The RNA shown here (Lysine riboswitch aptamer) has 164 nucleotides and comes from uncultured Schaedlerella sp. Its Rfam family is "Lysine riboswitch aptamer". Rfam's curators write: Riboswitches are metabolite binding domains within certain messenger RNAs that serve as precision sensors for their corresponding targets. Allosteric rearrangement of mRNA structure is mediated by ligand binding, and this results in modulation of gene expression. This family includes riboswitches that sense lysine in a number of genes involved in lysine metabolism, including lysC. Model confidence (mean pLDDT): 78 of 100.
């Protein structure tokens, strides 16, 4: 160096199904009263709706989904995965810019759950992300006869096997 098996676990990873809760009594829909000229998310173009009453407020009747969460069960795994950057695509009638999603790519970041703190994403007292801090694990290097103690990171560690 290369190939091939392999570990890791206070919920190790995704996937994906079922089922809860949350999102939300938000969105929206009708119907009423107020309003009184603009509305189709954002710019611009275009159409179009609109005084036979537009945005908006408000009260009644009705009343969601998406992403994200948990549990359970199947499947797949052990860089499993996340997250971050790139580039491609898609995304209300066109064009753009933000946002999303989607594929593809990059060892750029993270050993691995877990607890707390402010920060960031989010609707969230949920989850997640990157940092401190703790204390646990798994692994290896030093150092100890030994408990054990410091140190590193998955670009890791264990086995076998080939090769120089």
């Nucleotide at each position: 160096a290369g190939a091939u098996a392999g570990a890791g676990g206070u919920c190790g990873c995704a996937u994906u199904u079922u089922u809860u809760a949350u999102c939300a009594g938000u969105a929206u829909g009708c119907u009423g009263u107020c309003g009184g000229a603009u509305g189709c998310a954002c710019a611009g173009g275009g159409g179009c709706a609109g005084g036979g009453g537009a945005a908006g407020a408000c009260a009644g009747c009705g009343g969601a989904a998406a992403g994200g969460a948990a549990a359970a069960g199947a499947u797949g795994c052990c860089g499993a995965a996340a997250g971050g950057g790139u580039a491609u695509g898609a995304u209300a009638c066109c064009u753009g810019a933000a946002g999303u999603c989607a594929u593809a790519u990059u060892g750029c970041u993270u050993g691995g759950g877990c607890a707390u703190g402010g920060c960031g994403u989010g609707a969230a007292c949920a989850a997640c992300g990157a940092c401190a801090u703790g204390a646990c694990u798994g692994u290896c290097a030093u150092c100890g006869c030994a408990g054990g103690a410091u140190g590193g990171a998955g670009u890791g560690c264990u086995a076998u096997c080939u090769g120089a």